[in-house]
RNA sequence: AUGUGUAGUUCAGUGGUAGAAUGUGGGCUUCCCAAGCCUAAGAUGCGGGUCCGAUUCCCGUCACGU
Numbered sequence: 001a002u003g004u005g006u007a008g009u010u011c012a013g014u015g016g017u018a019g020a021a022u023g024u025g026g027g028c029u030u031c032c033c034a035a036g037c038c039u040a041a042g043a044u045g046c047g048g049g050u051c052c053g054a055u056u057c058c059c060g061u062c063a064c065g066u
Stems, first nucleotide, its partner, number of pairs: 001066005008022004016052001024040005045061005
């Protein structure tokens, strides 16, 4: 100087209130396990600014990578 920070993990999303996969809890099924089905919880690094509204745009800061 530049890039990236979003769920336990891996990744989407792009101003209108955040989704998937996987994992986790519960239930169904099974003689048991696995598999399968249903269901629940769970996240925008932090602090400001702009805006009716910010994960998104701007500034600073922190961490990591180059």
This is a predicted structure of a 66-nucleotide RNA (transfer RNA) from a chicken gut metagenome.
The prediction has a mean pLDDT of 81.
Rfam family: tRNA. The family's RNA type in Rfam is transfer RNA. Rfam's curators write: Transfer RNA (tRNA) molecules are approximately 80 nucleotides in length. Its family is annotated with triplet codon-amino acid adaptor activity in the Gene Ontology.